[in-house]
């Protein structure tokens, strides 16, 4: 420099164009002498940034930014 993949709660990952969900994780209770376990309720997202197409985007375009692969 070309090329291609990946970017989503704190971590890991989901999610035919019809609007975001698990698991872990934290919080609060319940049970226990205590603490883990467990098991019930909660908490927690401008879906990497900016545009564009659409009635509507996490998904389709386009640029650029982070990363990780391979070409040179």
């Nucleotide at each position: 420099g070309c090329u291609g993949g990946u970017g989503u709660g704190g971590c890991g990952c989901a999610a035919u164009g019809g609007a975001a969900g698990c698991g872990c994780g934290c919080u609060u209770g319940u049970u226990u002498c205590c603490u883990a376990a467990a098991c019930a309720a909660g908490c927690g997202g401008u879906u990497g940034u900016g545009g564009g197409a659409u009635c509507g985007a996490g998904a389709c375009c386009c640029a650029c930014c982070a990363u990780c692969a391979g070409c040179u």
The RNA shown here (transfer RNA) has 72 nucleotides and comes from Coemansia sp. RSA 2336. NCBI's taxonomy places the organism under Eukaryota, Fungi, Kickxellomycota, Kickxellales, Coemansia. It matches the Rfam family "tRNA". By type it is a transfer RNA. Model confidence (mean pLDDT): 82 of 100.